[in-house]
RNA sequence: GCCCCCAUCGUCUAGCCCGGCCAAGGACGCCGCCCUCUCGAGGCGGAAACGCGGGUUCAAAUCCCGCUGGGGGCA
Numbered sequence: 001g002c003c004c005c006c007a008u009c010g011u012c013u014a015g016c017c018c019g020g021c022c023a024a025g026g027a028c029g030c031c032g033c034c035c036u037c038u039c040g041a042g043g044c045g046g047a048a049a050c051g052c053g054g055g056u057u058c059a060a061a062u063c064c065c066g067c068u069g070g071g072g073g074c075a
Stems, first nucleotide, its partner, number of pairs: 001074007010028004020058001030046005051067005
């Protein structure tokens, strides 16, 4: 220098190929309430995320381009 893969709640991950609102789902953790003499367990509820910029589109986590970071391969 070239090529390929990856990046989503605090953590792990589904959704991306094949675009569909409102409202991105799950597990663990966290917060509140119920239950309990108390804690735990259990029940109910809640907060919390699409790496950054641009493009296409009525509509983008998803498609396209560039960049950043990580991993791998070739030279």
Source information
A computed fold for a 75-nucleotide RNA from a Candidatus Aenigmatarchaeota archaeon, annotated as transfer RNA. Its mean pLDDT, the model's own confidence on a scale to 100, is 82. Its Rfam family is "tRNA".